[in-house]
RNA sequence: GGCAGGUUGUCCGAGCGGCCAAUGGAAACGGACUGUAAAUCCGUCGGCGUAUGCCUACGCAGGUUCGAAUCCUGCACCUGCCA
Numbered sequence: 001g002g003c004a005g006g007u008u009g010u011c012c013g014a015g016c017g018g019c020c021a022a023u024g025g026a027a028a029c030g031g032a033c034u035g036u037a038a039a040u041c042c043g044u045c046g047g048c049g050u051a052u053g054c055c056u057a058c059g060c061a062g063g064u065u066c067g068a069a070u071c072c073u074g075c076a077c078c079u080g081c082c083a
Stems, first nucleotide, its partner, number of pairs: 001082007010026003018066001028044005046055003059075005
């Protein structure tokens, strides 16, 4: 340099253009249990709000579309193969 695959929340990871603030697990925080801890169980886990809801967000920047984590383009980074 070429080809292919990948980048999603604190971490790992699933994710058909609308049913997505986004499955599941871990971590963290609160609680139950326990003499204490571990294990187990329950709840919370982007922000605002009592709430229907609103806003922001899937590597970065653009584009297509009524609508994008999902499709297209460029760039960055990671992995493999070829050279």

The prediction has a mean pLDDT of 81. This is a predicted structure of an 83-nucleotide RNA (transfer RNA) from Marmoricola sp. The sequence was found in a public genome assembly. Rfam family: tRNA. The family's RNA type in Rfam is transfer RNA. Rfam's curators write: Transfer RNA (tRNA) molecules are approximately 80 nucleotides in length.